Large-subunit ribosomal RNA, domain VI from Phycisphaera sp., 251 nucleotides, folded computationally.

Context: one part of a larger RNA
RNA sequence: CGUUGCAACAUUGACGGGAGACAACUUUAGUACGAGAGGAUUGGGUUGGACGCACCCCUGGUGUGCCAGUUGGACCGCUCGGUCCAUAGCUGGGUAGCUACGUGCGGCAGGGAUAAUCGCUGAAAGCAUCUAAGCGAGAAGCCCACCCGGAGAUAAGUGUUGCUUUGAGACCCCUUGAAGACUACAAGGUUGAUAGGCCACAUGUGUAAGCGGAGAGAUCCGUUCAGCUAAGUGGUACUAACGGUCAAAGA
Numbered sequence: 001c002g003u004u005g006c007a008a009c010a011u012u013g014a015c016g017g018g019a020g021a022c023a024a025c026u027u028u029a030g031u032a033c034g035a036g037a038g039g040a041u042u043g044g045g046u047u048g049g050a051c052g053c054a055c056c057c058c059u060g061g062u063g064u065g066c067c068a069g070u071u072g073g074a075c076c077g078c079u080c081g082g083u084c085c086a087u088a089g090c091u092g093g094g095u096a097g098c099u100a101c102g103u104g105c106g107g108c109a110g111g112g113a114u115a116a117u118c119g120c121u122g123a124a125a126g127c128a129u130c131u132a133a134g135c136g137a138g139a140a141g142c143c144c145a146c147c148c149g150g151a152g153a154u155a156a157g158u159g160u161u162g163c164u165u166u167g168a169g170a171c172c173c174c175u176u177g178a179a180g181a182c183u184a185c186a187a188g189g190u191u192g193a194u195a196g197g198c199c200a201c202a203u204g205u206g207u208a209a210g211c212g213g214a215g216a217g218a219u220c221c222g223u224u225c226a227g228c229u230a231a232g233u234g235g236u237a238c239u240a241a242c243g244g245u246c247a248a249a250g251a
Base pairs, nucleotide, nucleotide: 001152005163006162007161008160009159010158011157015149016148017147018146022048023047024046025045026044027043033038051106052105053104054103055102059100060099061098062097066093067092068091069090070089071086072085073084074083075082076081110144111143112142117137118136119135120134169246170245171244172243173189174188175187176186177185194240195239196238197236198235199234200233201232204228205227210223211222212221213220214219
């Protein structure tokens, strides 16, 4: 821009893509078969790895803006306590998020038309013949069925609702995001919990500093499951969401 008023929401499905798989054990059954050795078809059940999708409750990984310990140095005048540099200095843990080595789920079942093939009836050709007319069976394959996309499917479909200048709706802009290269998408913009802050909680670390006490001291004990705590959960307008624009009767 189109789809012939403009929108919001919900849909149909032309068409396209994905998936489709395998094995073992058990039972049928030591049965059928076979002199024996051996040993099924078929039907039922269970499990497994590989593959695929989703997720982070569990188990782990990561977690350079969390916590603690610790070495050397510089600095805060010194002590104490800290800050910075040294691969994040090193080491031990670790929230959210992202993840697999983790967890859950999936392949099923069924229908249709067929291939090779197996048949029924049956002439040409008094017989025979699955074929010439006619009618069946038949595959991990084909179509449907399952999952995903999908009306620019220009043959541009359908439904519901709203609105039409007293403005339906949209955009710029702003606060942002389990969305993202940008764009887009999604949440919100004071009639507000969108982000930050603050409060409470959770989580992690592991018992802060100061003070008191014990000890010659290193250090230990008490206050103290303390102190600190990112991305988490709930709340709260304290801060920031200001300010603008476009827009629907054509041919």